This is a predicted structure of a 167-nucleotide RNA (glmS glucosamine-6-phosphate activated ribozyme aptamer).
RNA sequence: GAAAACGGAUAAGCGCCAGACCCCGGAACAGCUGCGUACUGCCGGGGUGACGAGGUGGGAGACAAUCGAAAGUUCGGCGGAUACUCCCCGGCCGUCCACUGAAGCGGCCGUGAACGAAGGGCAAACCAGGGCAGUAAUGACCUGACAGAACCCUUCAGGACAGUGGG
Numbered sequence: 001g002a003a004a005a006c007g008g009a010u011a012a013g014c015g016c017c018a019g020a021c022c023c024c025g026g027a028a029c030a031g032c033u034g035c036g037u038a039c040u041g042c043c044g045g046g047g048u049g050a051c052g053a054g055g056u057g058g059g060a061g062a063c064a065a066u067c068g069a070a071a072g073u074u075c076g077g078c079g080g081a082u083a084c085u086c087c088c089c090g091g092c093c094g095u096c097c098a099c100u101g102a103a104g105c106g107g108c109c110g111u112g113a114a115c116g117a118a119g120g121g122c123a124a125a126c127c128a129g130g131g132c133a134g135u136a137a138u139g140a141c142c143u144g145a146c147a148g149a150a151c152c153c154u155u156c157a158g159g160a161c162a163g164u165g166g167g
Base pairs, nucleotide, nucleotide: 014079015078016077017076019075020048021047022046023045024044025043026042029041030040031039051068052067053066057088058087059086060085061084089110090109091108092107093106096166097165098164099163100162101161116156117155118154119153120152121151127144128143129142130141132139133138
């Protein structure tokens, strides 16, 4: 320096599982009994448990944190988190026109750094088909359809102050 094996990391609709449901194995004991580990309890192991779109300047706080799809557990619960609030930092914003300024104040935002309105646009799962892994529950994968928004595009509309010059 290279290769192999093993272990770890990869996440933010994300991670997890004591309830629940499901699968596999066991079977001393209890229930049941058709006297069989077949059933219930039980013991061990395992599986399911949020589908994508969108979203993070830093710190703190609080928390039931945007949008739709599906609907069967996306139930129930734990943890977290980019919603939100405050502070700090940063950006943008005015006059009939041009230029300049940014300390304070105000508004809106977060580096693609106003809000708003209208129109248009974008998904995955479920489902169907297919093979793969697993004893199984089930899992990852390929092909096919369809959203909404605070996302993207277009258009419309559109914003506080001071100074200088011109009209």
The sequence was found by an Rfam model in a public genome assembly. Model confidence (mean pLDDT): 75 of 100. Its Rfam family is "glmS glucosamine-6-phosphate activated ribozyme aptamer". Rfam describes the family as follows. This entry contains a glucosamine-6-phosphate activated ribozyme that is found in the mRNA for GlmS. GlmS is an enzyme that uses fructose-6-phosphate and glutamine to generate glucosamine-6-phosphate. Gene Ontology terms of the family: regulation of gene expression and catalytic activity.